[in-house]
Context: one part of a larger RNA
RNA sequence: ACUGGUUAAGGGAAUUCGGCAAUUUAGCCCCGUGUCUUCGGUAUAAGGGGUGUCUAUAUUUGUCUUUGAAUUAAGUAAAAGGCAUUUGUAGAUCUCAGUAACAAGGACGGCCCGACUGUUUACCAAAAACGUAGCUGACUGCUAUGCUGAAAAGCUUUGUAUAGUCAGUGAGACCUGCCCAGUGAUGGUGUCUCAAACUCUUUUUCAAGGGAGCUAAGGUCCAUCAAACGGCGGGGGUAACUAUGACCCUCUUAAGGUAGCGUAAUGCCUUGUCGUCUGAAUGGCGACGUGCAUGAAUGGUUUAACGAGGUUGUCACUGUCCCUAACCAGAACCUU
Numbered sequence: 001a002c003u004g005g006u007u008a009a010g011g012g013a014a015u016u017c018g019g020c021a022a023u024u025u026a027g028c029c030c031c032g033u034g035u036c037u038u039c040g041g042u043a044u045a046a047g048g049g050g051u052g053u054c055u056a057u058a059u060u061u062g063u064c065u066u067u068g069a070a071u072u073a074a075g076u077a078a079a080a081g082g083c084a085u086u087u088g089u090a091g092a093u094c095u096c097a098g099u100a101a102c103a104a105g106g107a108c109g110g111c112c113c114g115a116c117u118g119u120u121u122a123c124c125a126a127a128a129a130c131g132u133a134g135c136u137g138a139c140u141g142c143u144a145u146g147c148u149g150a151a152a153a154g155c156u157u158u159g160u161a162u163a164g165u166c167a168g169u170g171a172g173a174c175c176u177g178c179c180c181a182g183u184g185a186u187g188g189u190g191u192c193u194c195a196a197a198c199u200c201u202u203u204u205u206c207a208a209g210g211g212a213g214c215u216a217a218g219g220u221c222c223a224u225c226a227a228a229c230g231g232c233g234g235g236g237g238u239a240a241c242u243a244u245g246a247c248c249c250u251c252u253u254a255a256g257g258u259a260g261c262g263u264a265a266u267g268c269c270u271u272g273u274c275g276u277c278u279g280a281a282u283g284g285c286g287a288c289g290u291g292c293a294u295g296a297a298u299g300g301u302u303u304a305a306c307g308a309g310g311u312u313g314u315c316a317c318u319g320u321c322c323c324u325a326a327c328c329a330g331a332a333c334c335u336u
Stems, first nucleotide, its partner, number of pairs: 002330007010322002014320001019317001027051005036041001038171001052093007061084007094098001106315007113307002118130002134169007146155003172302004177232003182229002184225005192219002198213005233251005260294001261291001272288006
């Protein structure tokens, strides 16, 4: 010097990417409990007090002894006493310390994400990923649809649309705007196009070949559908300071982003600007909004409860640090 522990005066996160690690707290009894809320919770919220032993006294229960009422069935109720036991009060007493060892939550705020319990990368990821109840759409009338199989057949199902399969979203609350031009899906007794077969015809006959006609699905065409895939503009001018632009003009589209939210897990510029928290913050929170490139089941915005999730504060606490030191155990090293 290493590994694992123990203890540290004063300070108390100054350490560090970050309180990582280690402390703190802890059981039981009593008091007390804000905010928010889906009224269930949050909640052991928070925050206080008590806790050993002895004595006295009161009390609970069991059992035994003695006495023993009404009733008429008792040795029952009741009383006193013994032993054991329960709870309370008061006084005393010992230690630094009374859940004395073991065991045994640190607490409280703000915000983000995901509703929740659950699941996952056996052996670097437990999560905001997956799932979920709920919501929505499509297909399917039963010899169903879908799947497996070459078939027979099997599963769904000994179920029957309050069912089954597939897909999206993801509790609840408030909502879910506009676009069918493109891609796709569904429907359509019309038009056109359209193969083989078939019909007619054809070089005097036969064959092969040629020509014409008829025609399914499909295509075309016409509608519908966006909780289908997806999409949701630009330029110029204008109000009696300036600025801004309710308003007007114009190009253009299928429609030109509505309600919301917004420097965001999304914002390049960016450490945006303002406020607040700090002595000091590329940080947190609250606002602002022409948002490089937000936006409504590719869900939007919120939300109590929950989370070994992320981020940022406060209190308590501490060898994380100021600033190191000592000790214990092990291993190693040196000498023999």
Large-subunit ribosomal RNA, domain IV from an archaeon, 336 nucleotides, folded computationally. The coordinates come from a structure-prediction model, not an experiment, and the mean pLDDT is 84. It matches the Rfam family "Archaeal large subunit ribosomal RNA". Gene Ontology terms of the family: structural constituent of ribosome and ribosome.